The prediction has a mean pLDDT of 80.
The part of an RNA shown here (large-subunit ribosomal RNA, domain II) has 699 nucleotides and comes from a Microcaldota archaeon.
The full RNA is in RNAcentral, with records from ENA.
It matches the Rfam family "Archaeal large subunit ribosomal RNA".
NCBI's taxonomy places the organism under Archaea, Nanobdellati, Microcaldota.
Context: one part of a larger RNA
RNA sequence: GUCAGGGAGUUUUUGGGCGUGGCGAGAUGAAAUUCGAAGCGAAAGCGAAUUGCUCGCAAGCAAUGAGGAGCAGCCUCUUAACUGGGGUUAAGUCACUCCCAGAAGACCUGAAGCCAUAGUGAACUACGCCUGAGCAGGGUGAAGCUGAUCUGACGAUCAGUGGAGGCCCGCAACUAAUGCUAGUAUAUCUGCUUAGGUGACUUGGGUGUAGGGGUGAUAGUCCUAUCGAACGUGGUAAUAGCGGGUUCCUCUCGAAAUGUGUCUCAGCACAGCGUCUCUGGAGAAUGAUACAAGGGUAUAGCACUGACUAGGUGGAGCGGUUCCGAAAGGGAUCACCAACUUCUCAAACUCAGAAUCUUGUAUCUUCGUAGAAGGAGGCAGUGGAGUUUUACGGAGUAAGUCUGUAAGCUCUUACGGGAACGACCGUACGUAAGGUUAAGGGCCCUAAAUGUUGAUUAAGUGUUAAUCGUAAACGAAUCUCCUCUCAAAGACAACGGGAAGGUAGGCUUAGAAGCAGCCAUCCUCUAAACAACGCGUAAUAGCGGACCCGUCAAGAGUGCAGAUUCUUAAGAUUCACGGGGCUAAAUCAACUUCCGAUACCUUACCAGCGCCAAAAGCGCAUUGAGUAGGGAGGCAAUCGGAUCGUACAGAAGUCGGGCGGUAACGUCCGAUCGAGCGAUCUGAUAAGAAUAUCCUGAC
Numbered sequence: 001g002u003c004a005g006g007g008a009g010u011u012u013u014u015g016g017g018c019g020u021g022g023c024g025a026g027a028u029g030a031a032a033u034u035c036g037a038a039g040c041g042a043a044a045g046c047g048a049a050u051u052g053c054u055c056g057c058a059a060g061c062a063a064u065g066a067g068g069a070g071c072a073g074c075c076u077c078u079u080a081a082c083u084g085g086g087g088u089u090a091a092g093u094c095a096c097u098c099c100c101a102g103a104a105g106a107c108c109u110g111a112a113g114c115c116a117u118a119g120u121g122a123a124c125u126a127c128g129c130c131u132g133a134g135c136a137g138g139g140u141g142a143a144g145c146u147g148a149u150c151u152g153a154c155g156a157u158c159a160g161u162g163g164a165g166g167c168c169c170g171c172a173a174c175u176a177a178u179g180c181u182a183g184u185a186u187a188u189c190u191g192c193u194u195a196g197g198u199g200a201c202u203u204g205g206g207u208g209u210a211g212g213g214g215u216g217a218u219a220g221u222c223c224u225a226u227c228g229a230a231c232g233u234g235g236u237a238a239u240a241g242c243g244g245g246u247u248c249c250u251c252u253c254g255a256a257a258u259g260u261g262u263c264u265c266a267g268c269a270c271a272g273c274g275u276c277u278c279u280g281g282a283g284a285a286u287g288a289u290a291c292a293a294g295g296g297u298a299u300a301g302c303a304c305u306g307a308c309u310a311g312g313u314g315g316a317g318c319g320g321u322u323c324c325g326a327a328a329g330g331g332a333u334c335a336c337c338a339a340c341u342u343c344u345c346a347a348a349c350u351c352a353g354a355a356u357c358u359u360g361u362a363u364c365u366u367c368g369u370a371g372a373a374g375g376a377g378g379c380a381g382u383g384g385a386g387u388u389u390u391a392c393g394g395a396g397u398a399a400g401u402c403u404g405u406a407a408g409c410u411c412u413u414a415c416g417g418g419a420a421c422g423a424c425c426g427u428a429c430g431u432a433a434g435g436u437u438a439a440g441g442g443c444c445c446u447a448a449a450u451g452u453u454g455a456u457u458a459a460g461u462g463u464u465a466a467u468c469g470u471a472a473a474c475g476a477a478u479c480u481c482c483u484c485u486c487a488a489a490g491a492c493a494a495c496g497g498g499a500a501g502g503u504a505g506g507c508u509u510a511g512a513a514g515c516a517g518c519c520a521u522c523c524u525c526u527a528a529a530c531a532a533c534g535c536g537u538a539a540u541a542g543c544g545g546a547c548c549c550g551u552c553a554a555g556a557g558u559g560c561a562g563a564u565u566c567u568u569a570a571g572a573u574u575c576a577c578g579g580g581g582c583u584a585a586a587u588c589a590a591c592u593u594c595c596g597a598u599a600c601c602u603u604a605c606c607a608g609c610g611c612c613a614a615a616a617g618c619g620c621a622u623u624g625a626g627u628a629g630g631g632a633g634g635c636a637a638u639c640g641g642a643u644c645g646u647a648c649a650g651a652a653g654u655c656g657g658g659c660g661g662u663a664a665c666g667u668c669c670g671a672u673c674g675a676g677c678g679a680u681c682u683g684a685u686a687a688g689a690a691u692a693u694c695c696u697g698a699c
Base pairs, nucleotide, nucleotide: 001699002698003697004696005695006694011104012103013102014101015100016099017098019096020095021094022093023092026035027034039046040045050072052071053070054069055068059064073088074087075086076085077084107245108244109243110242114235115234116233117232119231120230126209127208128207129206130205131204132203133202134201135199137169138168139167140165144161145160146159147158148157149156150155174196175195176194179192180191182190183189211227213223214222248634249633250632251631252630253629258271259270260269261268262267272382273381274379275378276377277376278375279374283367284366285365287364288363289362290361291360292359293358294357299352300350301349305346306345307344310341311340313338314337315336319334320333321332322331323330324329385410386409387408389407390406391405392404393403394402395401415426416425417424430605431604432603433602434601435600436599440595441594442593443580444579445578449592451591452590453589454588455587456586462582463581475566476565477564478563479562480561482559484557485556486555494551495550496549497548498547500524501523502522505519506518507517530545533544534543535542606624607623608620609619610618611617635688637685638684639683640682641681642680643679644678645677646676653672654671655670656669657668658667659666660665
């Protein structure tokens, strides 16, 4: 891991509620009692005339009208008194099923832990004690001793001898454990390597120390693979606001992730939101329009508050700098103050001021006597949400970032589209058949147009609704609309020609002649020609330009705007059209047609809801999605009672097959097997498994 079997809301008691039944101002029990029939008040204490009036649902021809609502009365507390609070027009009680809560192990499972015990342990390991055992070989050569030499003495030196040492080398034994990506190893092994190897050495046997205790050359080490308090057993089903699991079916409705409080933030209580039942008896609304109110946001503005640019005017003369003066003092300027003109701003500015929005009224619409609004009660779940979807904020350089508000959506939701996809677009779902569309698409993959008309693009630009998945300034090119100017009295371009004289203007200068620089920039002749726009010269000269004429012949030029393409534009394999591929199968504008969903339409059926005592029948455009959860109805298992059946002419069980039911499941046939088994009604329960690293067994 698979299979089989086992495996989780139970039991007692107390309280609350729906339902059913008995009796009933009483009920219960053998009885004591308990609950109810009277309450109010802290207490002393006092203590209820409720069928009094009105409205009014169901019902009824009507008068009326149980229950219901309002008013009034009564009891009591407060009070000087009122107001005000509680009660009062009699229904309870006992038992049983089910649901829920409290107390208990309280649905099952799971800690780390805490405490107890004349409990078990030193066979591992720590240390002590007793008694044994072991340490190849080689090296070094302490003290002491002997001799020689020296010496006045103490003694010294040299040569031997000697054999000390937590001495040295060491792949002997033995011990330890530095390194290894070594190994058919593996909860500390082996191999190689490494360290110690006469010592604080290693080791056998015996023996001692015991759990808040031991032992410890100290590492919180070790005390039987267990140690910052061993192991066993008990308290014990410890506790767990935390994790995991929690077993048959169908129908119906269907959430919340918010507020307040909390030693509270992983939890709980109350409210909010769900569901079911009862009550109630006529209005309700989240819709549209109109009217009437409310407002201070967006925007805008500078009239207030505050910021802010430039300017002149006036003021004060205190401060800084500076000038005049011997000083007193005076002047200038900067700064300062005021009003004015001017530029720009504001979440905590507003002279103004929307759209949306809120409230009320009226009309319409929708819902409602087939029962709305409102009220009461039972049972919950939720109280960690998410969202680059849209709109609006705050933080941040930014983020598939953090943090808010509102709506939608997801969570709890399938289906079609977006290549794939929780949130985007379409649309919400019973079972089947047929048809029509939505979003999105129609060359092939792939259902449907190689559709029509007119443009643009040559870049494979593009073939992307958005997100996932960004592209800019400058520059180059093309197309289109429009404005203005010139143009048959000939434009623009090209070609041919002219472009003069006073004059080399004056000044300056070595020179300055249109063209180093300064000043001025006139006149004449002309078709036109600058006291000169550029190149050039030392200065002249020279070459073009403006300007004019001719040839030619019909458009030319400037500017604004829109569209398209290129460049800007750099990543590691093909890699961001879904792919093939496409010059349209790209882009823009317009049109026709088709495909395309669980949407819409039609038909049948099922279920639900309503009318209905039930069944039958009828109706449903405004019923059919669903997590947590509420409610309703069923299926199956085991045992008991009553009634009725079945079986050796073959029960249960097992295997295979057919049929019925929306399903849980039921039934029939065949084979096998060989002795019991079932149906209806009713009562009871150790009553349903796929999951818990679940338990036991098998493989």